Predicted 3D model of a 518-nucleotide part of an RNA (small-subunit ribosomal RNA, 5' domain) from an uncultured bacterium. Its Rfam family is "Bacterial small subunit ribosomal RNA". Rfam links the family to the GO terms structural constituent of ribosome and ribosome. The prediction has a mean pLDDT of 84.
Context: one part of a larger RNA
This record gives sequence, structure tokens and C1' cells, in this order.
RNA sequence: ACGAACGUUGGCGGCAUGGAUUAGGCAUGCAAGUCGCGCGAAUGCCCGCAAGGGUGGAAGCGGCGUAAGGGGCAGUAAGGCGUGGAUAACCUACCCUGGGAUUCGGCAUAGCCCGUCGAGAGACGGGGUAAUUCCGAGCGACGCAGUGAUCGGGCCUCCGGUUGUUGCCAAAGCUCCGGCGUCCUGGGAGGGGUCCACGUGGUAUUAGCUAGUUGGUGAGGUAACGGCUCACCAAGGCGAUGAUGGCUAGCUGGUCUGAGAGGAUGGCCAGCCACACUGGGACUGAAACACGGCCCAGACUCCUACGGGAGGCAGCAGUGGGGGAUAUUGCGCAAUGGGCGAAAGCCUGACGCAGCGACGCCGCGUGGGUGAUGAAGGCCUUCGGGUCGUAAAGCCCUGUCGAGGGGGACGAACCGAUCGCGACCUAACACGUCGUGGUCCUGACGGUACCCCUAAAGGAAGCACCGGCUAACUCCGUGCCAGCAGCCGCGGUAAUACGGAGGGUGCGAGCGUUGUUC
Repeated sequence: ACGAACGUUGGCGGCAUGGAUUAGGCAUGCAAGUCGCGCGAAUGCCCGCAAGGGUGGAAGCGGCGUAAGGGGCAGUAAGGCGUGGAUAACCUACCCUGGGAUUCGGCAUAGCCCGUCGAGAGACGGGGUAAUUCCGAGCGACGCAGUGAUCGGGCCUCCGGUUGUUGCCAAAGCUCCGGCGUCCUGGGAGGGGUCCACGUGGUAUUAGCUAGUUGGUGAGGUAACGGCUCACCAAGGCGAUGAUGGCUAGCUGGUCUGAGAGGAUGGCCAGCCACACUGGGACUGAAACACGGCCCAGACUCCUACGGGAGGCAGCAGUGGGGGAUAUUGCGCAAUGGGCGAAAGCCUGACGCAGCGACGCCGCGUGGGUGAUGAAGGCCUUCGGGUCGUAAAGCCCUGUCGAGGGGGACGAACCGAUCGCGACCUAACACGUCGUGGUCCUGACGGUACCCCUAAAGGAAGCACCGGCUAACUCCGUGCCAGCAGCCGCGGUAAUACGGAGGGUGCGAGCGUUGUUC
């Protein structure tokens, strides 16, 4: 010093922190949705005698999100991480910004209806339908790609400018008419991919390792370089400056210690990597080889009509297990942030809060003054006395914390509503949009913090040690016994070392012990 545990004791508050072991198994609930201003629409609700109109909207198609956020550290000793570079070898949805475009058509399909199979999960067949779903055609630039000329530059495999030529490509609408979208193509921002140099455990009781292996040519593949993959050719490549193997381990900013150098460490917080029951694989997509997606195999659990199916808490709580040991199946989206949406808003176990634990750090309290006959009592005694000791009692005060009562927040800014003003639109001083000002509306925590009042010293001290190291001494008991002990060592009849007592010392809501590091 600690993410501690154990023993004992325990008044309050603030801030932190809390499964280190079985990356063992999991009941239950919640943790990712949203958009009706993309689409067609069921049952409903309201008005209506009806026709019809309005509202709302399950399920579904479609879009965006689900690759973030959250978790744990199994693997990884180097496809990692850290620092510094390179990319003239690359990508980038949403966002900002520049330019241009948004034409004409078509085929389907889910939901729905009908039917079949099945215990179910579900599957199949037929019919009909919409779109910002899908497909075709057209236009198409100063764009993109190929190729040539020329100028400039560079790290001379290229990059940029100008110019010629060839080839090539898109789209979708909705609307409250304000706008929001869609497509192509530049630039930016932020994000990522890849490469290089150096650094980054221990073992030689591991000395040789290597066949896509090392290089070349060509091809494929990728956003992109590359044996990344493949065909052929050559025979290389690495290694005592430690290859290869086996062991251990996520790395860092940091943290602890120390005068420093150094040593140890990587929990919480932050950055990066890798992982998501175990192993493998791809699909979709701007991005995944994807924790709460798919497929296959395996182990395990569950359902079954035995034919076949379902599942994955290393998300938040919680459960049993293992363990010396680690919390609530809480409240709220009020704030911050995120997803979707034009917005209102919806979702958010991220987050904000509350609960439990002296686990830690910090602060406060358990009273203050006065009070000598030095009371009683305990202990010691040389029996004179000494000491606990101003300590107590008594008297005079105070009111922190806790208790009761009353008042009572900051965190709230938005958004929206309404009333004005200005601008735009307009026939309009209607509506609408934008800006601006006033008022109103929004708080989980919480009747909490904080403030005031009331009463009353009342409710609040322990733990370890006292032979030396090391601050602190006497008596009794015991008699190498019982016991103590970190080291030296104590105990065999006067033990400051064992046990008890009185006294003392040190810390104090803690104090000791154990473990680990310096």
C1' cells in the first nucleotide's frame, strides 16, 4: 500500500468501491427498436337512418438502426499493444459543403382469401394486391474508367493540370406546399483497413527450424499491397544478437513503493486488441464473418403424439454451485448521451438515482467549565502512605450528530401551448414557416439536501500491546506444566515474557491478525 479476508467492537455523514474463485450451469423479468410525412390494409372507436365521412391502427411489405452502447479477459509472447512514420497500395452509411439530375414503362411478392400436411414448432400449393421493393429503356456532364499528347512535380512501380479519343453509368417519391427525400459526381470532417522501424515475459535440463516453405513469372482474389490463393520456374528463408519448441500472460495511459535509479503491478476510470455455450462457415450490409442474426457439427438443458423441434446472462437484477470472500429479481427516462422520426414522441438495466457492506478515503460526534474531604471502592504498600485522580459526585453551561415538529430547494435548458413583435408566403391583417420576447407546462432522486423550532448530557468506545528490538510495571496464580513466540527467546516455586488483576502505552469507530507487493 490493498477490489482483501478473519477476530473483536461499532454513533452519524460525504465521496468512492464491492464475484479476484467455475470464460462452470442457469428459473423468471427486463436489456433495440422506431417511422402512418414510403405502401396496401384487418378488427375496432366516433358522427350518421343509410350512403358515407372521420379517427386510430394489429399483423405485414419497405427504410434506418440492430457492427454503437453494455459485458467479461478465455485465447494471444505477436496478424496484439505502445511510440513514431508510410499509404504514390486503400475504403468510408449517417453529417457538412460544391456541381448536376430526378424522364418513360414493366414483372412480381408478403400481408389477405382458399386449400393441404403436422401434436406442435411450422411448412407447402393455388388466387389476387401496393410501394421510397424489384426490373427494363431513355437522357446524361466540366463526371468515372481505359488509352494517347503535353506541362509541372514527386519517394521516377507514379501524382496533379490542360487537351484528344474510346467506353460506361443513375434515380422515388411523400407533403400540412414551407419543405423533406432520391440519384450521379467532387471536396471536407470524423472513422477505419494495410505496411514499416524501434520497444514490449521467463526457459538452452528446448539447438537446429521451414515445403506455400524463400524468391521470381503469370493469373485469380481484395476497398487495397502481398504466397493472400493457384499454375509453372529457381532453391531458397530463419537461427547462440537465441530460431524452433514447451511454460506463463490481454497490452497501454497509469497504480503502489522508493530520495532517486529501480522493483512490483495493470482492480475501478480511459484508449486499443481479442472473445460471446465449444469448433467451423458464410449471408446481409458502408462496415460483421455479427453477445441478445443465420447455417453445420459437438456437449448440455428442455418440449414431444417419438416423426421432430426449442435454447445459450462473459447485458441488469436474481438463483443454485465452487469459494476465506464480494450487493437489490429497486425507482426513473427529470438530466446527459444514443437509435428512429418532419415533429409530438417512442425505445434505452447506457445513464441518473436509491438500497446493502466500516471494504476504503475524508469529515464530525460520544460533551464543556468548575470542582480536594484528594469521597467511596479497587490495586500496591516499607503500614507511614502511594495510586486510579479533577477522574467521579456536586454546581454552572452548550446543543454538533441522532430524535420529534414546521418550512423546503439547485439540478429545468429544451420541446410544446398561448399572447405579442418582426420577416417570408399570400388577395389576405386567415393559415403556415422562420426568428424573437412574456406567461404557462416538464424532477426518478425527494418532502431528500438545507433552514428554523422543541426537549435533553440525555442515545453514542473500543481494540491491541507493556522482556529487548519497541512507547508502556507491579501483585497474584502456575511451576519446563498449562502456555507464549515476528526474531532473540520465556516457563523446572518470588516469571515486568504464561493466565488474571490493578496501573500504563499506542491507535481510535475502529483496532488487531493473516495474505501479497515495494